[in-house]
The RNA shown here (Bacterial small signal recognition particle RNA) has 92 nucleotides and comes from a Bradymonadia bacterium. The RNAcentral record of the sequence draws on ENA. It matches the Rfam family "Bacterial small signal recognition particle RNA". Rfam's curators write: The signal recognition particle (SRP) is a universally conserved ribonucleoprotein involved in the co-translational targeting of proteins to membranes. It is recorded under the gene name ffs. Model confidence (mean pLDDT): 75 of 100.
RNA sequence: GACCGGGCCUGAUGGCUGGAGGCCGUGAACUCCGCCAGGGUCGGAAGGCAGCAACGGUAGCGAUACCUCCAGGGUGUCGGGUUCCGGUCAUC
Numbered sequence: 001g002a003c004c005g006g007g008c009c010u011g012a013u014g015g016c017u018g019g020a021g022g023c024c025g026u027g028a029a030c031u032c033c034g035c036c037a038g039g040g041u042c043g044g045a046a047g048g049c050a051g052c053a054a055c056g057g058u059a060g061c062g063a064u065a066c067c068u069c070c071a072g073g074g075u076g077u078c079g080g081g082u083u084c085c086g087g088u089c090a091u092c
Stems, first nucleotide, its partner, number of pairs: 001089006007082008016072007024062003032057003040049003
């Protein structure tokens, strides 16, 4: 000096665990929201008012296969850097 291996730093990816969100399901009998058939009620009428069921949507709850994000480590692979350690070869 070159090469190889290890350590350290770093980049990119994969994996594991946990959390959150999305998707899915369920969903507030009566005290979530909207819209309110029928019926009720006010009115001479036109219409109005309250509003059950139904329908729709939320809060909540559930399930983890899938997707996204965050965090962590006694994680994997590859690349770069360092000349910190070891080995081999060559040269002086």